[in-house]
RNA sequence: CCCUCGGUGGUGCAAUUGGUAGCAUAUCUGAUUAGCGAUCAGAAGCUCUGGGUUCGAUCCCCGGCUGAGGGC
Numbered sequence: 001c002c003c004u005c006g007g008u009g010g011u012g013c014a015a016u017u018g019g020u021a022g023c024a025u026a027u028c029u030g031a032u033u034a035g036c037g038a039u040c041a042g043a044a045g046c047u048c049u050g051g052g053u054u055c056g057a058u059c060c061c062c063g064g065c066u067g068a069g070g071g072c
Stems, first nucleotide, its partner, number of pairs: 001071007010025004019055001027043005048064005
């Protein structure tokens, strides 16, 4: 320098022929308990970044950042 794959709540991961992003765990509040734990109910919290296409982009296109692997 070139190629391939990845980047989504705090953490680990889903989700696509483009249509309002979900699961587990953690956190907070309430119930329960003498109390703690467990359990149950509820809440907050996410698409790496800048553009483009589109009525509409996590998804398609281009650039950038970053991680892993490969080639010379």
The prediction has a mean pLDDT of 81.
This is a predicted structure of a 72-nucleotide RNA (transfer RNA) from Sergentomyia squamirostris.
The RNAcentral record of the sequence draws on ENA.
Its Rfam family is "tRNA". Rfam classes the family as a transfer RNA.